Record summary: Predicted 3D model of a 71-nucleotide RNA (transfer RNA) from Candidatus Colwellbacteria bacterium RIFCSPLOWO2_01_FULL_48_10. It matches the Rfam family "tRNA". Rfam's curators write: Transfer RNA (tRNA) molecules are approximately 80 nucleotides in length. Rfam classes the family as a transfer RNA.
C1' cells in the first nucleotide's frame, strides 16, 4: 500500500431493527463493638459523523483508534 477484525459503564462481556443488560467495581442504608462478610437500594455506557428506515448499539459508506495477516 492491500485484506481481515474489533471499538457498548471504572473493568470484563452480552444484546434477531423496536425501552441498552449481567458481573465485579462505586454510592447509601440495614446489621456488626469495629471491619470483613451478608442483605437492601441506587448511581453510571452505544467511537466520531452522515445514509437507509416509521424507528439504528445492530444494516451501509467514509474517518479514527486498537490487534491480526499478505507485499
Nucleotide at each position: 500500500g492491500c485484506c481481515c477484525u474489533c471499538a457498548u459503564a471504572g473493568c470484563u462481556c452480552a444484546a434477531u431493527g423496536g425501552u441498552a443488560g449481567a458481573g465485579c467495581a462505586g454510592u447509601u442504608g440495614c446489621c456488626u463493638u469495629u471491619u470483613a462478610a451478608g442483605c437492601a437500594a441506587u448511581u453510571g455506557a452505544c467511537c466520531a459523523u452522515g445514509g437507509u428506515u416509521c424507528g439504528a448499539u445492530u444494516c451501509c459508506a467514509u474517518g479514527u483508534g486498537g490487534g491480526g495477516g499478505c507485499a